[in-house]
RNA sequence: AACAGAGUAAAUACACGUGCGUUAAGUGUCGGGGGAACGGGGAGUUGUCCAUCGAACGAAAACCUAUGUUGCGGUACGUGUGUUGCAUCCCGCUGGA
Numbered sequence: 001a002a003c004a005g006a007g008u009a010a011a012u013a014c015a016c017g018u019g020c021g022u023u024a025a026g027u028g029u030c031g032g033g034g035g036a037a038c039g040g041g042g043a044g045u046u047g048u049c050c051a052u053c054g055a056a057c058g059a060a061a062a063c064c065u066a067u068g069u070u071g072c073g074g075u076a077c078g079u080g081u082g083u084u085g086c087a088u089c090c091c092g093c094u095g096g097a
Base pairs, nucleotide, nucleotide: 003095004094005093010084011083012082013081014080015079016078017077018076019075020073021072022071029055030054031053032052034050035049036048040091041090042089043088061070062069063068
């Protein structure tokens, strides 16, 4: 020196907890402009996430009168466990030594 490797944010599945909706919001789909994050440092997308605007689509209630119970929703958040995991480029780190 070649070469090999480690590590993040985050995403996702399941479990548990607390809520929301069931008088249909939310989720999901398409489009608009905006914002944020993306291994230790720098850059950073056509990828990811967030809120927002517009459009189309669209649902599981039952018992019951107890402000209750059981369900249901590609429902929200939190915690735990598992899985995946820097788009990419440069430098750094460990092995090579």

Overview
Predicted 3D model of a 97-nucleotide RNA (THF (Tetrahydrofolate) riboswitch aptamer). Rfam family: THF (Tetrahydrofolate) riboswitch aptamer. Rfam 15.1 lists 747 matches to the family in 747 species. The prediction has a mean pLDDT of 80.